SAM riboswitch aptamer (S box leader) from Actinacidiphila bryophytorum, 128 nucleotides, folded computationally.
């Protein structure tokens, strides 16, 4: 950065400085002077990259033992290093479709829910 792909219902907090905000936006609802943001220290979670170990999977050559090429895919384990993260599902909703209830009934519609898919955002690995 109007770019690509993957993931987002799991998990993990103490201290110091600071001093009023924070949860991206908007609405809601929360968190916060029993101390928000930010900075620092220590700790932790997780497993995207990574790393190491164990297993499985290929093409070709060869009667065969085996060899050559590729160094990849996949399952399980690990956590030194690069990121990330450590209130609430990405806190919930926002747009579309479907659907249950209510608004006497029907329809447009409104309200309260549920389901699916998007949008937006976040993080990683890439790309330009």
């Nucleotide at each position: 950065c109007g770019c690509u792909c993957a993931u987002c219902c799991a998990g993990a907090g103490g201290g110091g400085c600071a001093g009023a905000g924070g949860g991206a936006a908007c609405g809601g609802c929360c968190c916060g002077u029993u101390g928000a943001a930010g900075c620092c220290c220590c700790g932790g979670c997780a497993a995207c990259c990574c790393u190491c170990c164990c297993g499985c999977c290929g093409a070709c050559c060869g009667c065969g033992a085996g060899g050559u090429c590729a160094u990849g895919g996949u399952g399980g384990g690990g956590a030194a290093g690069g990121u990330g993260c450590c209130a609430a599902u990405u806190c919930c909703g926002u747009c579309u479709c479907g659907u249950g209830g209510c608004g006497a009934c029907g329809u447009c519609c409104g309200c309260c829910g549920c389901g699916a898919g998007g949008a937006a955002g976040a993080u990683g690995a890439g790309g330009a």

Notes
The source organism's lineage runs through Bacteria, Bacillati, Actinomycetes, Kitasatosporales and Actinacidiphila.